[in-house]
Molecule: SAM riboswitch aptamer (S box leader)
Organism: Flavobacteriaceae bacterium
RNA sequence: UAGUUAUUAAGAAAGGUGGAGGGAUUAGACCCUGUGAAGCCUUAGCAACCCUUUGUUCUAUACAAAGAAGGUGCUAAAUUCUAUCCUGGGUUUCAGGGCAGAUAACAA
Numbered sequence: 001u002a003g004u005u006a007u008u009a010a011g012a013a014a015g016g017u018g019g020a021g022g023g024a025u026u027a028g029a030c031c032c033u034g035u036g037a038a039g040c041c042u043u044a045g046c047a048a049c050c051c052u053u054u055g056u057u058c059u060a061u062a063c064a065a066a067g068a069a070g071g072u073g074c075u076a077a078a079u080u081c082u083a084u085c086c087u088g089g090g091u092u093u094c095a096g097g098g099c100a101g102a103u104a105a106c107a108a
Stems, first nucleotide, its partner, number of pairs: 001108001003106006013043005021032003026083004044075003049071002051067006079100001085097005
């Protein structure tokens, strides 16, 4: 970097440093921000993808419950909302899906 599968309206922040931007990209809207943005560091936390234990089943997978030592991830707002495509309702909008993005695991 592209691929497959799963999840994506839940949850969880303080301090130090830094010094003007940030919310993935383009456009629009909206929002956060000198009462201190991004980035970096420390500590704490959330969750349960990988993982650990037990049980059922068993070739294996799988499923259920409990857990949190370790590998990731995350800790404003639904992935902040909308866009292009499809379906249904509806009549200029609503719902669902898809696309895109993010994260994990796997494999190249």